The RNA shown here (Guanidine-I riboswitch aptamer) has 105 nucleotides and comes from Gilvimarinus gilvus. Rfam family: Guanidine-I riboswitch aptamer. The family has 100 seed sequences and 1,509 matches in Rfam 15.1. Model confidence (mean pLDDT): 83 of 100.

RNA sequence: UAAAUGGAAAGCUAGGGUUCCGGUGAGGCUACCGCCUCACGACUGGUCCGAGAGCUUUCGACCUUCGAAGUGAAGGUUACACGGCGGGACAAAAGCCCGGGAGAA
Repeated sequence: UAAAUGGAAAGCUAGGGUUCCGGUGAGGCUACCGCCUCACGACUGGUCCGAGAGCUUUCGACCUUCGAAGUGAAGGUUACACGGCGGGACAAAAGCCCGGGAGAA
């Protein structure tokens, strides 16, 4: 000076809305146990979605050591990261995707 790798998945959370459950309100029915229809997410919640710049775990990759040198074992590393507007999907929205984007220093 140049090249290559710098990764993936799962669980959880911040957050998110409203398909379902629940809840609330109105109306109707009722054997007064309850049931049906409509509306409401500035309804705490459960199902659900969910982080490049959040957490944990596992795998992978790289390095070191041990080893009868292998399909093994142990240890280590896996860094840094300010960020619109706008658009997209699912029921809908979002820190999801466009996007480590545009831009900034």